[in-house]
C1' cells in the first nucleotide's frame, strides 16, 4: 500500500431504522456493624470514534477520515 473486522457509561455487553439509548461490574450515598466487611436500598453516570449524506426517523444504512486488531503484498 490492498482487503475484512472492531469502535455505545470507568470496564465488560445490549439495543440491528420507530427512541426519554437497556444493563450487569466498579465508584457515590443511605441501611447494615463497636468498627470494617458481607449483604440490602436509592440516585446518578454514554447525544453512540469524528464529520458529511439518505431518511419523516439513524447506534443501526452509505461515503471521508482517525484509532485498534486480523490477512494479504
Nucleotide at each position: 500500500g490492498c482487503c475484512g473486522u472492531u469502535g455505545u457509561a470507568g470496564c465488560u455487553u445490549a439495543a440491528a431504522g420507530g427512541a426519554u439509548a437497556a444493563a450487569g461490574c466498579a465508584g457515590a450515598c443511605c441501611c447494615g456493624u463497636c468498627c470494617u466487611a458481607a449483604g440490602g436500598g436509592u440516585a446518578a453516570g454514554a447525544c453512540u470514534g469524528a464529520g458529511a449524506g439518505u431518511u419523516c426517523g439513524a447506534c443501526u444504512c452509505u461515503c471521508u477520515c482517525c484509532a485498534g486488531c486480523g490477512g494479504c503484498g
The RNA shown here (transfer RNA) has 73 nucleotides and comes from Candidatus Levybacteria bacterium RIFCSPHIGHO2_01_FULL_41_15. Rfam family: tRNA. The family's RNA type in Rfam is transfer RNA. Its family is annotated with triplet codon-amino acid adaptor activity in the Gene Ontology. Its mean pLDDT, the model's own confidence on a scale to 100, is 81.